RNA sequence: GCUGGUGUAGCUCAGUGGUAGAGCGGCUGUUUUGUAAACAGCGGGUCGGGGGUUCAAAUCCCUCCACCAGCU
Numbered sequence: 001g002c003u004g005g006u007g008u009a010g011c012u013c014a015g016u017g018g019u020a021g022a023g024c025g026g027c028u029g030u031u032u033u034g035u036a037a038a039c040a041g042c043g044g045g046u047c048g049g050g051g052g053u054u055c056a057a058a059u060c061c062c063u064c065c066a067c068c069a070g071c072u
Base pairs, nucleotide, nucleotide: 001071002070003069004068005067006066007065010024011023012022013021018055026042027041028040029039030038048064049063050062051061052060
């Protein structure tokens, strides 16, 4: 330099055009002599940045950034 892949909650990941979700973790409550466990509830998101297509974009297209792999 070229090619491909990945980027979504604190962590691990789903979501392939129509309300952004799960598990774990966090907080609160119930329970317990207390802790843990269990149960109930709550909070947490510029979906890596910018632009484009579309009535509508996490999703499609372009570009840039970061990381991973391969080729030279």